The part of an RNA shown here (large-subunit ribosomal RNA, domain IV) has 336 nucleotides and comes from a Bacteroidales bacterium. The prediction has a mean pLDDT of 86. NCBI's taxonomy places the organism under Bacteria, Pseudomonadati, Bacteroidota, Bacteroidia, Bacteroidales.
[in-house]
Context: one part of a larger RNA
RNA sequence: UCAUGGCUAAGGAACUAGGCAAAUUAACCCCGUAACUUCGGGAAAAGGGGUUCCCAAUGAAGAAUUGGGACGCAGAGAAGUGACCCAGGCGACUGUUUAGCAAAAACACAGGGCUCUGCAAAAUCGUAAGAUGAUGUAUAGGGCCUGACACCUGCCCGGUGCCGGAAGGUUAAGGGGAGGGGUUAUUCCUGGUUUCGGGAAGAAGCUCUGAACCGAAGCCCCGGUAAACGGCGGCCGUAACUAUAACGGUCCUAAGGUAGCGAAAUUCCUUGUCGGGUAAGUUCCGACCUGCACGAAUGGUGUAACGACUUGGGUACUGUCUCAGCCAUGAGCUCG
Numbered sequence: 001u002c003a004u005g006g007c008u009a010a011g012g013a014a015c016u017a018g019g020c021a022a023a024u025u026a027a028c029c030c031c032g033u034a035a036c037u038u039c040g041g042g043a044a045a046a047g048g049g050g051u052u053c054c055c056a057a058u059g060a061a062g063a064a065u066u067g068g069g070a071c072g073c074a075g076a077g078a079a080g081u082g083a084c085c086c087a088g089g090c091g092a093c094u095g096u097u098u099a100g101c102a103a104a105a106a107c108a109c110a111g112g113g114c115u116c117u118g119c120a121a122a123a124u125c126g127u128a129a130g131a132u133g134a135u136g137u138a139u140a141g142g143g144c145c146u147g148a149c150a151c152c153u154g155c156c157c158g159g160u161g162c163c164g165g166a167a168g169g170u171u172a173a174g175g176g177g178a179g180g181g182g183u184u185a186u187u188c189c190u191g192g193u194u195u196c197g198g199g200a201a202g203a204a205g206c207u208c209u210g211a212a213c214c215g216a217a218g219c220c221c222c223g224g225u226a227a228a229c230g231g232c233g234g235c236c237g238u239a240a241c242u243a244u245a246a247c248g249g250u251c252c253u254a255a256g257g258u259a260g261c262g263a264a265a266u267u268c269c270u271u272g273u274c275g276g277g278u279a280a281g282u283u284c285c286g287a288c289c290u291g292c293a294c295g296a297a298u299g300g301u302g303u304a305a306c307g308a309c310u311u312g313g314g315u316a317c318u319g320u321c322u323c324a325g326c327c328a329u330g331a332g333c334u335c336g
Base pairs, nucleotide, nucleotide: 001331002330003329004328005327006326007325008324010322011321014320019317027051028050029049030048031047036041038148052070053069054068055067056066057065058064071075083315084314085313086312087311088310089309090307091306095107096106111146112145113144114143115142116141117140123132124131125130149302150301151300152299154232155231156230159229160228161225162224163223164222165221168220169219170218174214175213179209180208181207182206183205186201187200188199189198190197191196233251234250235249236248237247260294261291272288273287274286275285276284
């Protein structure tokens, strides 16, 4: 010096990002116990008292109670063994998770909804056979979203998706073959001349090509559907102080954000403004609403209980600190 442990005057969070760490609390018995609440809880709430030994009484008693007395700093005499309260946020809860920096507000969850599936089910794995689903059968099984409970869940189907429809438009392979090209039996014209050439037309067959027309689903089209993906306006004027605008005008839209909540895990400006708490509060709590850029199962707003979650405050407690000192044990280094 470091590590681990112990003690400390006065003060008691002044430390610090933050009471991190430490300290307090702690067992059993008795008394007592609030808001709130889903009536179960909350609750060991909180808070207070007792605890050893001897004698006596009561007593069935070795339990328990009462009275008297004794000793000690201290009677759960050691060790071990809840700190508690108030208010907010998030998630209902018990559970699960990043084996080795994250345990959470993330995942799951019971509950809710949409959707597919009639059984040789849908869905999934496999080239297939086959298997799972399931020795189940719509009170079942698969997919997706939400996430106890309470009160609720508004408007928009124009776009995208999905479902349904089939009149018309478009349309592949295929069908269909109008017509066209090549080849040339033959015919005609012609050069030179009886043998060989040049040119024109051109049947059948073969072959290359090929227009109409007929061709499904899909798309266009018509309708439905938002607890499907998603979306949910602007400008101007107006009331007998001012201010504001219940009201009016106008433009655009598929429709213009309803209830509830709101400087919020969301608010940039911002330490918004007002109130509370402090001597002093960028945090916190209660309001306001000017919501840069909340909002209804990508759920909205509440909510008892729960949480090694998170934010603010208080009581108790302390070497966290003012401010440092001492002791024990161990280790390395330095000096001897």